[in-house]
Parts: sequence; C1' cells; structure tokens
RNA sequence: GGAGCCGGCCAGGCAAUCGCUUCGCCGCCUUGCGGCGGAGAGGAAAGUCCGGGCUCCACAGGGCAGGGUGCCAGGUAACGCCUGGGGGGCGCGAGCCUACGGAAAGUGCAACAGAAAGUAUACCGCCCCGUUCCGGUUCGCCCGGAGGCGGGGUAAGGGUGAAAUGGUGCGGUAAGAGCGCACCGCGCAGGUGGCAACACGCUGCGGCUAGGUAAACCCCACCUGGAGCAAGACCAAAUAGGAAGGCAAUGCCGUGGCCCGCGGCGCCUUCGGGUAGGUCGCUAGAGGCCGCCGGUGACGGCGGCCCCAGAUGAAUGAUUGCCACAGAUUGACGUCUGGACAGAACCCGGCUUACCGGCCGGCUCCCUCC
RNA sequence: GGGGCCAUAGCUCAGCUGGUAGAGCGCUACAAUGGCAUUGUAGAGGCCGCCGGUUCGACUCCGGCUGGCUCCACCA
Repeated sequence: GGAGCCGGCCAGGCAAUCGCUUCGCCGCCUUGCGGCGGAGAGGAAAGUCCGGGCUCCACAGGGCAGGGUGCCAGGUAACGCCUGGGGGGCGCGAGCCUACGGAAAGUGCAACAGAAAGUAUACCGCCCCGUUCCGGUUCGCCCGGAGGCGGGGUAAGGGUGAAAUGGUGCGGUAAGAGCGCACCGCGCAGGUGGCAACACGCUGCGGCUAGGUAAACCCCACCUGGAGCAAGACCAAAUAGGAAGGCAAUGCCGUGGCCCGCGGCGCCUUCGGGUAGGUCGCUAGAGGCCGCCGGUGACGGCGGCCCCAGAUGAAUGAUUGCCACAGAUUGACGUCUGGACAGAACCCGGCUUACCGGCCGGCUCCCUCC
Repeated sequence: GGGGCCAUAGCUCAGCUGGUAGAGCGCUACAAUGGCAUUGUAGAGGCCGCCGGUUCGACUCCGGCUGGCUCCACCA
C1' cells in the first nucleotide's frame, strides 16, 4: 500500500419564525382560551415468527389427543434466544455455516434408467462342464479353435443410477470372492481424559453382519390449558329486554379439541333494535447511566445517580439561514445536488426482514521498503 | 391494534401421505356454411406469487418475504 474478518457505536448540529400533543403553575370574558416553563419515536417503533409479564376464564387440577423443541454444559422470568464447548463442512488465514437425538423397535418410500433398489440379483463380460461344428492328426474322444445351445460358478471389469452391499495390496483360485493375511476404515466391549457432548494407533473381540430417507409415519427425551388491552373493570346514554329456528336435566353453559373433575343454571344460532361518549387499565420498568467485584463468556451481585412519549381519526412538524458530511464541477474561491430504511398504540426479552452513509477498537493474508 | 385464510394457463378452479401439472370457459388454425353463430378436429399458452433450505428429486415438506381477502366494539 492492497484485500478481507470480527465486535461496538452514531443515524447530522445550532439558531430564528410559525404550528401540534401533553404535564405543571398563573390569569380570565371559567369547563375553554391566553401567558410562562418542562417533556415529546426507533435501531429496527416493522413482520407478528418465538418467549414472558399482565388480565379474564376454577386456584388451571388429572388423563388422552394435538403442537413444539432436539449434540453437550451454562445463562435467563422464559425462549425455537444468547454464551462457551464438541462433531461435521467451507476458507491459505482472521474466521464463517451447521433442524446435529434414534434407520441393529416397526411401517412406508425410492419416478426414469438399470440384470438387480434391500432378508439381494447375473444384462454384457470372465471361467468350468456337456453337446454340436471346423481344422490338424502319430487315427487315441488325441491336440487346437470357434459360433450356437444347455447346465453351473463368479460382483474382479463394463454399463445404469442420486444411491449397487467397505478400500488398497499380496496370497489364493478354473475364474473369482474377506476366501485367507497385512494396513486403513467400520461396529461392539473395556480402559484413560473430560461435569458432559466427545476424544484417544491404549487394549481386546467381530470378517463386515448394521446402505439412504425421520423438514415420511413413527420411537425416545423434554416443554406445552385457552384467549388476548377490541384482555378486563367502572360510569353515563339510548332501545322493541322483540322475532324465527334448535336443544333441554343420562341436558345445557362457564371461549377449552375430547373425557373426568369443579362451579352455575336455561342456553345457542340468525335476524331485528339501541349507543358508538367518558374514566381506569396506561406506563417506574426483568428501567437507564456510572463505578467496583465474581465469571473465559452470556450474565450475576453490590453501591451511587436519574425519571426518559403516552396519542385515540390519533401529536412528535414545516420554512429559512449558518456550519459539518458526501458527490459533481473549477486552477482556486465558489456554485449545484444529496441525506436512507422507516415511524410508538399494554409492556418487556429475542429472532427475522428493510436501510444513504459515517466513526471507533481488535485481528488475518498478500506485496514493497528498512 | 389483534385473529384466520388464500396465491396454480387470460378467467374460474382441480391436483399434492414428494416422481416432473390438468379440467371448464376463453384464444389460434383448419373443416363444414353464400356468410355468421353452433359444431367438429388439431394446437398454443404455466420458472405453480418471490427467495432460501431438506431430499437423488419440491406445486406438494420447512423457514423468510410480497400481495390480497375476511372476522373481531359495547348495551338489553
């Protein structure tokens, strides 16, 4: 100098003018208006994909079904999240990715191609035997060869496929083959290290039996009641507490998928009628910042300081000027252009997705120079 | 704000315990007719909304996006 990896952070600033929501104080022509002062979107407020708080249903209880998660350990209120570690894959590397339990419990599936797709099988090939034919002949079913036919052996080789029943070598054989042996691989048992996942040419056994697929059914382990702030509570107003259909005490309802249990007793569906006003829930919380301590880390403990949006047709804005940043242009001054993604709605912890640009820290590889 | 569902040919819909996608209407060409309609024959037209993953193989299974539809207030 170039290329790259990881982590953290910011999301323009200041001023003036005109507005909006809300809180406090004051005033008044007192239920609204005015004045002064304070506060007023995000890293994702988003998607609603997970988890929790909160609220109601029984205090959410038992069983079945259903759903979810899936290497190990830890963190946490909890999680499908995070941290650390293991196995596998990618990269020269810093690092990154990983739905990663079980296929020797059972069932299913594998189109086309191929001989065969799973308690194996013989299409070509190779080999043996028989038969037939041809040639030779010392005329002996004696020698050699080849096509066909028949019987058998064979997974070395070819070919098919996504996938073909361990690999290499030597021996062996008619040809072959874990058929035998050596090494590698695989499985099982033990040992050692580790909390564990797992690792180990540490030992023994097994010639190999056990192919793939569980984001197919399933098995195993663990988790899981339902609904959601339009939850729920209260006040006020208004109307026809009306009509039709259905079920009815071995019944119905209490939002449960079903059964039990518990509680209550008429209930459900559709049509019709009325009101679409207010208050609470509502924001002080698993809260933020700083420091110290423990821990590899996620995180936890202690101490101090701070209060930081609560709207409801729904506020958080607009204009102008200066400065900073980026781009274009110019010799320079200057001029012009640009600022993303997006916007709270009960609240948190995550994940995922969108995003102009910028800052800081740590690290890797390559080239050059000293 | 919170639930539920859907996306396949131009339109309306099938298909899916994974094996290479159809039907009806419409469209095009030809035949029949003097011509048109009806009818008959043949044919075209699909990245199965988009992007990833699992699998040998995905419209189908699993994630993530995009677009659309629909329901939910209170009182008696």
Two RNAs folded together computationally: RNase P RNA and transfer RNA, 446 nucleotides in total. Its mean pLDDT, the model's own confidence on a scale to 100, is 80. It holds a member of the Rfam family "Bacterial RNase P class A". From the family's description: Ribonuclease P (RNase P) is a ubiquitous endoribonuclease, found in archaea, bacteria and eukarya as well as chloroplasts and mitochondria. The family's RNA type in Rfam is ribozyme.